[in-house]
Context: one part of a larger RNA
RNA sequence: UGACGGGGGCCCGCACAAGCGGUGGAGCAUGUGGUUUAAUUCGACGCAACGCGCAGAACCUUACCUGGGUUUGAUAUCCACGGAACCUUCCAGAGAUGGAGGGGUGCCCUUCGGGGAGCCGUGAGACGGGUGCUGCAUGGCUGUCGUCAGCUCGUGUCGUGAGAUGUUGGGUUAAGUCCCGCAACGAGCGCAACCCUUGUCCCUAGUUACCAGCGAGUAAAGUCGGGAACUCUAGGGAGACUGCCGGUGUGAAACCGGAGGAAGGUGGGGAUGACGUCAAGUCCUCAUGGCCCUUAUGUCCAGGGCUACACACGUGCUACAAUGGAUGGUACAAAACGACGCAAGCCUGAGAAGGUAAGCAAACCGUAAAAAGCCAUUCUCAGUUCGGAUUGAGGUCUGCAACUCGACCUCAUGAAGUCGGAAUCGCUAGUAAUCGCGGAUCAGCAUGCCGCGGUGAAUACGUUCCCGGGCCUUGUACA
Numbered sequence: 001u002g003a004c005g006g007g008g009g010c011c012c013g014c015a016c017a018a019g020c021g022g023u024g025g026a027g028c029a030u031g032u033g034g035u036u037u038a039a040u041u042c043g044a045c046g047c048a049a050c051g052c053g054c055a056g057a058a059c060c061u062u063a064c065c066u067g068g069g070u071u072u073g074a075u076a077u078c079c080a081c082g083g084a085a086c087c088u089u090c091c092a093g094a095g096a097u098g099g100a101g102g103g104g105u106g107c108c109c110u111u112c113g114g115g116g117a118g119c120c121g122u123g124a125g126a127c128g129g130g131u132g133c134u135g136c137a138u139g140g141c142u143g144u145c146g147u148c149a150g151c152u153c154g155u156g157u158c159g160u161g162a163g164a165u166g167u168u169g170g171g172u173u174a175a176g177u178c179c180c181g182c183a184a185c186g187a188g189c190g191c192a193a194c195c196c197u198u199g200u201c202c203c204u205a206g207u208u209a210c211c212a213g214c215g216a217g218u219a220a221a222g223u224c225g226g227g228a229a230c231u232c233u234a235g236g237g238a239g240a241c242u243g244c245c246g247g248u249g250u251g252a253a254a255c256c257g258g259a260g261g262a263a264g265g266u267g268g269g270g271a272u273g274a275c276g277u278c279a280a281g282u283c284c285u286c287a288u289g290g291c292c293c294u295u296a297u298g299u300c301c302a303g304g305g306c307u308a309c310a311c312a313c314g315u316g317c318u319a320c321a322a323u324g325g326a327u328g329g330u331a332c333a334a335a336a337c338g339a340c341g342c343a344a345g346c347c348u349g350a351g352a353a354g355g356u357a358a359g360c361a362a363a364c365c366g367u368a369a370a371a372a373g374c375c376a377u378u379c380u381c382a383g384u385u386c387g388g389a390u391u392g393a394g395g396u397c398u399g400c401a402a403c404u405c406g407a408c409c410u411c412a413u414g415a416a417g418u419c420g421g422a423a424u425c426g427c428u429a430g431u432a433a434u435c436g437c438g439g440a441u442c443a444g445c446a447u448g449c450c451g452c453g454g455u456g457a458a459u460a461c462g463u464u465c466c467c468g469g470g471c472c473u474u475g476u477a478c479a
Base pairs, nucleotide, nucleotide: 001479002478003476004475005474007473008472009471010470011469012468013467015463016462019427020426021425022424023423026318027317028316029315030314031313032312033311034309035308042053043052064304065303066302067301068300069299070298073127077126078125079123080122081121082120083119086103087102088101089100090099091098092097107116108115109114128294129293130292132291133290134289138287139286140282141281142280143278145276150189151188152187153186154185155184156165157164158163169180170179171178195270196269197268198267200238201237202236203235204234205233206232210227211226214225215224216223241264244258245257246256247255248254320420324379325378326377327376328375329374330373336367337366338365341360342359345356346355347354348353386417391412392411393410394409395408396407397406433455434454435453436452437451438450439449
């Protein structure tokens, strides 16, 4: 000087408390451990691994296993020789591949001999290849403490020196934020602001969006003429700054209350992550040193596996019902996506879906039905008209192909489960809870992930205690 203390002081955070809803019990989905296996590819392991890499394993992917092939190689550059490239048929084979044919002769230069570019084949080696090892050799990227308020420097001063001072102290703040004081005076990286979005208003513009007034029109409808008000769209501005008033305070910073205002003291949300820590993670994104393999640890193919299953754990979904289940009717979103696409309408089917087909590169057409809600009817407390696992049968769709191993539909079947021990998690407002909708990946496949809106709470006395953190101080046999 740090680190640590079941030392002290001050202060913060869904840290506790006050509340609401869960997990832990059940079934299933998914990840992991373990076990099994020819293989169940590899990585990730307290917080900060475990719906994580994987924004989507039937083949492919694929790195694993078994078997069948291949050795200048699936791919690049260089050399020699031959042939244009390319198209196509048959045979063997699981295919990779091997064999046998057919068609075809182009482009540029030319002294008509030939040469060149491009592509294909054969051969030789330089090479090429490796998701092989080392993240404890590395770059890059990332997590984490933590959006915590800290981390430092120059000059000066003090100290023999390591170092200190500044950065401590008194107030204050979300903040090393600001004020005052002070052997310090300044400065940098962080904080804040500048950026995006949302909340109010104004101006400009008015189609594909809008419809107040005027006219037309309909079963209904901005449907038509028209309009430029409103909504909205998207450009530009205004607005919030403790600016104003009162009180408290050191005539300070600031705090408390009030006015006006759409909004008030950082308005809400996002992006933004200091010096560093964990030899944290990643050599399987990529790049890369070293080491290793080179008829194999490279490479091609078929099939299998990554989907196994006495079990254990994590994360979720669905429930256990009446604030509910079922049937019928009816209302209101936002955001996003669409040509290898979204598909209206019509017809068929009980349905998944099929057939046909208008429109739309989309403020124009479509996905599209929002759901919870509301209005009726029914069920009447039961393992039930709750719950839907499991299993049988029949189908639909995608795809070369759904056996291992897809999703969905219909009929039948109708398991556990009556609110969950110890323990443990999230959340402070348009939040929790609850309800549906969209997207990426994607042929197909979501209860996951990323977004969107609808309905919409309870509680916070307080900081004694648990956990994490900041500042000052103290002790130390630790560095």

Predicted 3D model of a 479-nucleotide part of an RNA (small-subunit ribosomal RNA, 3' major domain) from an uncultured Pseudomonadota bacterium. Model confidence (mean pLDDT): 86 of 100.